Overview:
This is a predicted structure of a 135-nucleotide RNA (c-di-AMP riboswitch aptamer (ydaO/yuaA leader)) from a soil metagenome. It matches the Rfam family "c-di-AMP riboswitch aptamer (ydaO/yuaA leader)". Its family is annotated with regulation of gene expression and cyclic-di-AMP binding in the Gene Ontology.
RNA sequence: UGCCGAAGUUGCUUUCGCAACACGGGGGAACCAGCGUUUCGCCAGGACGAAACACGGGGCUAAUCGUUGAGCACAAUUGCUCGCGACGAACACUUCCACUUCGAGCCCGUCAGCUAACCUCGUAGGCCAAAGGGA
Numbered sequence: 001u002g003c004c005g006a007a008g009u010u011g012c013u014u015u016c017g018c019a020a021c022a023c024g025g026g027g028g029a030a031c032c033a034g035c036g037u038u039u040c041g042c043c044a045g046g047a048c049g050a051a052a053c054a055c056g057g058g059g060c061u062a063a064u065c066g067u068u069g070a071g072c073a074c075a076a077u078u079g080c081u082c083g084c085g086a087c088g089a090a091c092a093c094u095u096c097c098a099c100u101u102c103g104a105g106c107c108c109g110u111c112a113g114c115u116a117a118c119c120u121c122g123u124a125g126g127c128c129a130a131a132g133g134g135a
Stems, first nucleotide, its partner, number of pairs: 002127003008021005022123006032113001036053006056111001057108004064086004069082005087103004094135004
């Protein structure tokens, strides 16, 4: 000088802090949608009933999904590691392609679909580029 990110600006205040604007997140009607998973029965399109299991469910964020691949743990469901695939994110004016890199972490606490009015919360932390092509 810039980058990831909502995470900035201004004012007041001796200071801790407070407020406004700006940006971002969560909760929250009607209508609509939906009713944890597996198995069985009925139906055969849905829906309903029974049994078993539970590893509940949800939020911020790019940070998720699958695997009829391998290994490990476990009584099992399943979980973890590696690999592969799909998808998502960053890559310095913008955009497309390519290259390279990332796909973590934290929180709520049995509870929350969407959601007008309304209510409420945050403004942190981290970083320094190998080199591209088209418009």